[in-house]
RNA sequence: UCGUUAAAAGGGCAAACCACGCGAAAGCGCGGGACGCAAAGUCAUUGGUCUACAGGGUAAACGCCCCAGGAUAGCAAGACUGCACAC
Numbered sequence: 001u002c003g004u005u006a007a008a009a010g011g012g013c014a015a016a017c018c019a020c021g022c023g024a025a026a027g028c029g030c031g032g033g034a035c036g037c038a039a040a041g042u043c044a045u046u047g048g049u050c051u052a053c054a055g056g057g058u059a060a061a062c063g064c065c066c067c068a069g070g071a072u073a074g075c076a077a078g079a080c081u082g083c084a085c086a087c
Base pairs, nucleotide, nucleotide: 003087004086012037013036017032018031020029021028022027035074041080042079043078045077046076047075048072049071050070055066056065057064058063
C1' cells in the first nucleotide's frame, strides 16, 4: 500500500415510541429513548418504495384516477470519503 475480517479496547450513530416545531402529505428538525448498525459517513446518478400540494382527467357535488418537481442513503446498486485490531 492492497485485500480479508467485525472478536477486543476506546469511542461513534440511533429504529419504534413520546414531547415540541416544520410540512398538504410522505417525511424532516430538535430533545428524550435504544431496535439495530463496521460505513446506519456524504451524494437522489440507476432501479425500488412512500406521498400527491400544484397540475391534468373524470364527476352535479363529495370524491375518485394519473402525475415528482416532494421523501427515503436504516431498500438495493453506483460514486466519493473514513476510525481501529488481527491476518
A computed fold for an 87-nucleotide RNA from Nitrosomonas sp., annotated as c-di-GMP-I riboswitch aptamer. It matches the Rfam family "c-di-GMP-I riboswitch aptamer". Rfam links the family to the GO term cyclic-di-GMP binding. The source organism's lineage runs through Bacteria, Pseudomonadati, Pseudomonadota, Nitrosomonadales and Nitrosomonas. Of the family's consensus pairs, 95% are formed in the model.